Description: This is a predicted structure of a 1566-nucleotide RNA (small-subunit ribosomal RNA) from an uncultured prokaryote. The coordinates come from a structure-prediction model, not an experiment, and the mean pLDDT is 80.
């Protein structure tokens, strides 16, 4: 510090996810040791049991027993126990310490101040005092009641308990004076009122009194009283800070203030009576929700965000609610009273209790510990002290965390065994192990053994103080003595021995780490993307590897990454996002100059910012964690002093911002009234006659009752052609005939005035298209709804005929739009060019005609710059200034694209602008505006393709023009289907279907039935045993095969043997036309012989990519030329190759025969010839080369000459990058899987030849351009020795017989056929046609039954030119006619080749199909066979509504009213004090009233739970209906509104371009 994920790819926007750190954690697997920490986050739920607050005899009275000893009259007594225990009075403590976080949004907390408005036990320091009396009461004793808790009567008694009196300076109260003052009061002096006390212990005899000595005396200590201060603690007040919600906007009556009174330690409505009517709130009151606050902790670079465990500070609470008492302090966790709930005891009458103290229990929960040890240390309470108490605290048990250590070290290759993988060679685990030599941490055993402990006290010594004195007391110093829970622990030593000690997660990318097997969209994984459908590095196992390590993973949560709430540090034209527009309140911001103040700001100093934590340094535990010390820091707040630039405030001025005034012209700016013509419709009248109207075509409709058309007259409503223009005006919506009246704003010019009066603008107010609503008018045209006619599968639409609201007017609502420039307003600054509109200036002129120029408004192109890109681009000032440089050019700066001010809005998509609530509206509905749930995307711009019922250009037998077919018939053949034991398998739009098959009777053959074999029919190797093998014969059998018989070796040799061949057994392995063409190679088809497909370098672009390859021409062609940020190149095209057409040369047999000669019936038959044809080898020839012409030129095109041939001459071979998971595992090869007495192999028979049917490809026909018969010509290319087979003879014929010649330019197949000549047939189911069937044959073959071909005779079917539709062909082509070959024993209408005869037509590119290039749109990219919308049906999830129902919180008015404080009057009772001799009286002390917890009943509010039914929404591999959207998506889409409709939607009206295409106009650029 980033990464993954939207796309075919790209950039951006944007969300989701990951890597990090952390935790009071939990869960899974695992677990050796130690140190230090930490440990109910949930039910502030309920608690059994034990302990957690007592202590003091030096405040006081009383005072045992057990036991021991002694005595005893054995009844007991005495002493010790012991002034002890238990208890009581009294004092101090119990208000600390410890727990918890329920409540609390508050002066609760934090921070800083204030109290001149306060209190303070114990402690410290100072001052003064401590005199003299009194009456009670617990305990104890004796009674009474009660189950108990406990209560009660009588009698006795003490005190540091209680009560008077005396005294009291400073204390309190009243008054007076002075000083000070913050004006509130404070201090000082005087006066006056009131108010205290307690002793105890130890010692001494100087004084006094009694007199061994003691005390009331003295000394010391301590306690007590009053007071002044201090320290520490507490109380109160104030400034600032302190969560969320506005779908909580108004709240408040003790409320706000005053006066009097009360109350408190103290101010105060804190309380009360009266008076006034205030107080709080958009800087968020009130209400609701949530929450203890902080130091700090986690995270983060920081700013921030989250948290508030442990430790520390504060607060609050103690079963729930209320209340006071005591006290220095409480409204009190282990106190009291009352009420309530709960639990327990009970004799039923009554009582008791409060773990949110430490342990522990139950419950809850994913989850959190021992009913442990000790007061040794630290701290606390009491005490003079010893000492006692202390679940505070110190310790010990749990990987919960952090830190440290160990599980061994070195050597050791045959690279052992074994596992795993393997290309079978090996590799790897792996120096790892074994083995050898060592070491000894931890654990174990034995022994030693701490620090933490310093003391207090005591005692000894010494010094000092007090004092009359002291050995007493107090203080200092030194010595001695005493105290350890942890714990026989840490630590140390010795002993033994590698011995007892490693797991967890991961290995597709992110992200370090790979293979095999199993599984087969199953089982499963998954943080995101995503894996799994038979070769899974992603599931499970194994081996190996990576990471961490006594832990490792998972889950949860927080921060980070996330600049993804953006102060630091984001945005708003199209991604989410500018309010529809204006006016304006609060608020925010604000021009130039001068002076002042000092709030902000800055500086310095002081105070504070607790400690701990963090950081730095040093130190202590072996190190570390941990701990200690010092420093720094705590970014904050307060006070004082200073500065005055900036902001602010005050003062005075200025004119440039803003506004006013004067003079002008422009304008569909607004309102009201009036006027006008054209057109539509209607009415009347005339002319006139059969149609009109409408559409793609029609129909509905109108019309003989006279329409349409036309002429004249009239009525009425609405809108204003041309002008008209990216022209004008307005804030926006919007505004368009003309005239008048009223009225707003902008602009230009001016030697004028005011003097910052400004900008923006939350709320608020106003305006606001269309549709719609209300009331009343109006109604010509148009036109939702509606009706009819068409279209259609349907057509609730598009089209047509009608037609109502509405559209119009007046008044009033509504308040929304793609209300758009999808761009808020204002100010300042920054290159240019060119239009338009308004006003002005200059120049010049007859004239603003041109030209130059200023201001304002409005367009286009563009530099810089901005932007993700697309695009946007000021709608503009000035002869500007300064510096450097010799000048110029040039550079840099002023001065920032760029900046400032204010408002609105956004934060992933869907759910949803929905629900609920509120508010506005007559309604429709508007404004405000969520959540659950769900997805990993949704988006923007641009790129390359593909596609379009987009456009342009071009090509092709693509259409058109022609010729001939198919589709109808019969047959052949292939396919589908069906059938079958099997009808083997494959091929399936073009590009399967006379295809694989260039030839299924057996074989082929892969299929079926049956019979056999199992190292096998064929192949290779090894081991063992044997032998030649082969061949022949017999038996059985359908055969394979089985059984039997017969015959028989070869080569080499060192003579031992070896080798070849062969049989059997065993083994390794064979075999498979079994599966997967979607694991593959190879081969092939197709687009397509279409003209395309790419690369290098450069350039452009953030990038995908573009350019080149586009453009202008041209071509069959990306063929060539020109131009051009491109320049070149490659694969394709063309050419090179073969063939054909002409010529030449060479050669002349088997081919040829002109001339010469010979033979024959004839004949190249012979001699001969080399001319010709031909054969087959080499050359030539054609290149737009020449001429004319078009064109800017060049390619090139048109025409012509010559030529056998003319513009690639014809044909062939040749198939770019790629597409179709195209075809083929059954040609072959091959991975994997399957099979192994069978899916292999052998054999016989059957099947592939079936047959209601459908399709493809063909053959033959339907006839006279023909058929039959007869005659008679002319080819080319092939094949032939297991062959072709002549001539002859036989047969009607297929053929048979015989066999010449030929290994072929020699012989044979071989007859070419159509054609031509002659003749018959005469338009018919025929002398057409030949299917079918019968009989008889021939040939091949082991064999023609299933199932061959051919021949003869006989038979003589359908068919008379073929519906919709569809195929081929552009010249030696179509059509037509034969010939040959491959395969092959035989079998050809198929296939492949050959020649013969030999046409018609092409105007042309509008249309159909296919293709190429450019361009455009796109929501497509598996690419239109794409994508995608809504209803309905099913499943499931969450939510809303709902009659109601249920529990909670809370307001308000009322009733009853506990405890308790306060409390008037009267009665009753009453020890101290006062009066009084006493009796008695007084003072003081014990109950109604107010308030009041709680309860009751009434009425509201609020947030939930459930809820029959209901509404929409989300999600869900293959349901239904349609086709709405994306291309002009087939009616452009979207939008506000209104109506309608199964549904997407349709229609009306207004708006938008975020619409394609064509034409026109205008403008701009070149």
């Nucleotide at each position: 510090a980033g990464a993954g994920u939207u796309u075919g790819a790209u950039c951006c926007u944007g969300g989701c996810u990951c890597a990090g750190a952390a935790u009071g954690a939990a869960c899974g697997c695992u677990g050796g040791c130690g140190g230090c920490g930490u440990g109910c986050u949930u039910u502030a739920u309920a608690c059994a049991u034990g302990c957690a607050a007592g202590u003091c005899g030096a405040a006081c009275g009383a005072g045992a027993a057990c036991g021991u000893c002694a005595c005893u009259u054995c009844g007991g007594u005495g002493a010790c126990u012991a002034g002890u225990a238990c208890a009581g009075u009294g004092g101090c403590g119990a208000a600390c310490g410890g727990g918890u976080g329920a409540g609390u949004a508050a002066c609760a907390c934090g921070u800083g101040g204030a109290c001149a408005a306060c209190c303070u036990g114990c402690c410290u320091a100072g001052g003064a005092g401590c005199g003299g009396g009194g009456g009670a009461u617990a305990a104890c004793c004796c009674g009474g009641g009660g189950a108990a808790a406990c209560c009660u009567g009588g009698a006795c008694u003490a005190a540091u308990a209680c009560c008077g009196c005396a005294u009291a300076c400073g204390c309190u109260u009243u008054c007076c004076g002075g000083c000070c003052u913050u004006c509130g009061g404070g201090c000082c002096g005087g006066u006056u009122c009131g108010g205290a006390a307690a002793g105890a212990u130890g010692g001494c005899c100087u004084c006094u009194u009694c007199u061994u000595g003691a005390a009331a005396g003295c000394c010391a200590u301590u306690a007590c009283u009053c007071u002044u201060a201090g320290a520490g603690g507490g109380g109160u007040c104030c400034g600032c800070g302190u969560c969320u919600g506005a779908u909580u906007a108004g709240c408040u009556u003790g409320u706000u203030g005053g006066u009097g009174g009360g109350g408190u330690a103290a101010c105060g409505g804190c309380c009360u009576a009266c008076c006034a009517a205030g107080g709080c709130u958009g800087c968020g009151a009130u209400c609701a929700g949530u929450a203890g606050c902080c130091g700090g902790c986690c995270u983060g670079a920081g700013a921030g965000g989250g948290c508030g465990a442990u430790c520390g500070g504060c607060c609050a609470c103690a079963c729930u609610g209320g209340a006071a008492c005591u006290g220095a302090g409480a409204c009190a966790c282990g106190g009291u009273c009352c009420a309530g709930a709960c639990u327990c005891c009970u004799a039923c009458g009554g009582g008791a209790g409060g773990c949110a103290g430490c342990a522990g229990u139950a419950g809850g929960g994913a989850a959190u510990a021992u009913u442990g040890c000790g007061c040794a240390a630290u701290g606390g309470g009491g005490g003079a002290a010893a000492c006692c108490c202390u679940g505070a605290c110190g310790c010990a048990g749990a990987a919960c965390g952090c830190c440290g250590c160990g599980u061994g070290g070195a050597g050791g290759a045959u690279g052992a065994a074994g596992g795993c993988c393997u290309u079978c060679g090996g590799g790897u685990c792996g120096u790892a192990a074994a083995c050898u030599c060592c070491u000894g941490u931890c654990a174990g055993a034995u022994g030693g053994g701490a620090c933490g402990a310093a003391a207090c006290a005591g005692u000894u010594g010494u010094c000092g103080g007090c004092g009359a004195a002291a050995u007493a007391c107090c203080g200092g110093c030194a010595g001695c003595c005493u105290u350890g829970a942890c714990g026989g622990u840490a630590c140390c030593a010795u002993c033994a021995g590698a011995g007892g000690a490693a797991g967890c997660c991961c290995c597709g990318g992110c992200u370090a780490a790979c293979u095999c097997c199993g599984u087969g969209c199953c089982a499963g994984c998954a943080g995101c993307c995503g894996c799994g459908g038979u070769a899974a590095u992603a599931c499970g196992g194994a081996g190996g590897g990576g990471g961490c390590a006594a832990g490792c993973g998972u889950u949860a949560u927080u921060c980070g990454g996330a600049a993804u709430u953006a102060u630091u540090g984001g945005g708003c034209g199209u991604a989410a996002a500018g309010g529809g527009c204006g006016c304006g309140u609060a608020g925010g911001c604000g021009g130039c100059c001068u002076g002042g103040c000092a709030a902000g700001u800055c500086a310095a100093a002081g105070g504070u910012g607790a400690a701990a934590u963090c950081c730095c340094u040093c130190g202590g535990c072996c190190c570390a964690a941990c701990c200690g010390a010092g420093g720094a820091a705590c970014u904050g707040c307060c006070u004082u002093u200073g500065a005055a630039a900036c902001u602010g405030c005050c003062u005075g001025g200025c004119u440039u911002g803003a506004g006013g005034c004067c003079g002008g012209g422009a304008g569909a700016g607004g309102g009201c009234a009036g006027u006008g013509g054209a057109a539509u419709u209607c009415c009347c009248a005339g002319u006139g006659u059969a149609g009109c109207g409408g559409u793609g075509a029609a129909a509905u409709g109108c019309g003989u009752a006279g329409a349409u058309a036309u002429u004249g007259g009239g009525a009425g409503g609405a809108a204003c052609a041309c002008c008209a223009g990216u022209g004008g005006c307005g804030a926006a919506g919007g505004c368009g005939a003309c005239u008048g009246c009223c009225u707003g704003g902008a602009c230009c010019g001016g030697u004028u005035c005011u003097g910052a009066c400004g900008c923006u603008g939350a709320g608020g107010c106003g305006c606001g298209a269309a549709a719609g609503c209300g009331u009343g008018g109006g109604g010509a045209g148009c036109a939702a709804a509606c009706a009819g006619g068409a279209u259609u599968a349907g057509a609730u639409a598009c089209c047509c005929u009608g037609g109502u609201a509405g559209u119009c007017c007046a008044c009033g609502c509504c308040g929304u739009a793609a209300a758009c420039g999808a761009u808020g307003g204002g100010u300042a600054c920054u290159c240019g060019g060119u239009g338009c509109a308004g006003c002005g200036g200059g120049u010049a002129u007859u004239g603003a005609c041109c030209c130059c120029u200023g201001c304002u408004g409005u367009g286009c192109c563009u530099u810089a710059g901005c932007u993700a890109a697309c695009g946007c681009g000021u709608u503009a000032a000035g002869u500007a200034c300064c510096c450097c440089g010799c000048c110029a050019c040039g550079c840099g700066u002023u001065a920032a694209g760029u900046a400032c001010c204010c408002c609105g809005c956004c934060u992933g998509g869907g759910g949803a602008g929905u629900a609920c609530g509120g508010u506005c509206g007559c309604a429709a509905g508007g404004c405000u505006g969520a959540a659950a749930c769900u997805c990993a995307a949704a988006g923007g711009a641009a790129u390359u393709g593909a596609c379009g019922g987009g456009g342009g250009c071009c090509c092709g037998c693509a259409c058109a023009a022609g010729c001939g077919g198919u589709g109808g018939a019969g047959c052949a053949u292939g396919u589908g289907g069906u059938u079958u034991a099997a009808u083997u398998c494959g091929a399936u739009g073009c590009a399967a279907c006379g295809c694989g098959c260039a030839g299924a009777a057996c074989c082929u053959u892969a299929c079926c039935u049956g019979g056999g074999c199992u190292u096998g029919a064929a192949c290779u190797g090894u081991g063992g045993c044997g032998g030649a093998c082969c061949g022949c014969c017999c038996u059985g059998g359908a055969a394979a095969c089985a059984g039997g018989g017969u015959u028989u070796u070869c080569c080499c040799u060192u003579c031992g043997g070896g080798g070849a061949c062969u049989g059997c057994c065993a083994u390794a392995g064979a075999g498979g036309u079994g599966c997967u063409g979607c694991a593959u190679g190879g081969c092939u088809g197709u687009c397509g012989u279409c003209a395309g497909c790419u690369c290098g370098u450069g350039u452009c672009g953030u990038g995908a990519g573009a350019u080149g390859u586009u453009g202008g021409g041209u071509u069959a062609a990306g063929u060539c030329c020109c131009g051009c940020a491109a320049c070149g190149a490659g694969c394709g095209c063309a050419a090179c190759c073969c063939u054909u057409a002409c010529c030449c040369u060479u050669a002349g047999u088997u081919g040829c025969c002109a001339g010469c000669g010979g033979u024959u019936a004839a004949a190249g038959c012979c001699g001969g010839g080399a001319a010709c044809u031909c054969u087959a080898a080499g050359g030539g020839g054609a290149c737009u080369g020449c001429c004319c012409u078009g064109g800017a030129a060049a390619u090139c095109g048109g025409g012509g000459a010559g030529g056998a041939g003319g513009g690639u001459g014809g044909g062939g071979a040749u198939g770019a990058c790629g597409u179709c998971a195209a075809g083929u595992c059954c040609u072959c090869a091959u991975g994997g899987c399957c099979u192994u007495u069978a899916u292999g192999u052998c054999c016989a028979g059957g099947g592939c030849u079936a047959c209601a049917c459908a399709c493809g490809u063909g053959c033959u026909a339907c006839a006279a351009u023909g058929g039959g018969c007869g005659g008679c010509a002319c080819a080319a290319a092939g094949g032939g020795u297991c062959g072709c087979g002549a001539a002859g003879c036989c047969g009607c014929g297929a053929g048979g017989u015989u066999g010449a010649g030929c290994u072929a330019a020699u012989c044979c197949c071989a007859a070419a056929a159509a054609a031509c000549c002659g003749u018959c047939c005469u338009c018919a189911g025929u002398u057409c046609g030949g299917a079918u069937u019968g009989c008889a044959g021939u040939c091949u073959g082991c064999a023609a039954c299933u199932c061959g071909a051919c021949u003869g005779c006989a038979u003589g079917a359908a068919g008379u030119u073929g519906g919709a539709a569809u195929c081929g062909c552009u010249a030696g082509u179509a059509a037509u006619c034969c010939c040959a070959g491959a395969u092959c024993a035989g079998c050809a209408u198929g296939c492949u080749g050959g020649g013969g005869u030999g046409a018609a037509u092409a105007c042309g590119u509008u249309c159909c199909c296919g293709g190429g290039c450019c361009u455009u749109g796109u929501a497509c990219a598996c690419a239109c066979c794409g994508c995608c919308c809504g209803u309905c049906a099913c499943a499931u999830c969450a939510c809303g509504a709902a009659a109601g129902u249920u529990g909670g919180c809370u307001g308000u008015a009322c009733c009853g009213g506990a405890a308790g404080u306060c409390g008037g009057u009267g009665g009753g009772c009453u020890a101290a004090c006062c009066c009084g001799c006493a009796a008695g009286g007084g003072a003081g002390g014990c109950a109604a009233g107010c308030c009041g917890a709680c309860g009751g009943a009434g009425u509201g509010g609020u947030a939930g739970g459930c809820g029959a039914u209901u509404g929409g929404g989300g999600u869900g591999a293959a349901g239904u209906c349609g086709u709405a959207a994306c291309a002009a998506g087939g009616u452009a889409g979207c939008u506000g509104u209104a109506g309608g409709a199964g549904a997407a939607c349709c229609u009306g009206u207004g708006g938008c371009u975020g619409g394609a295409u064509c034409a026109c106009c205008u403008c701009c650029u070149u």
Its Rfam family is "Bacterial small subunit ribosomal RNA".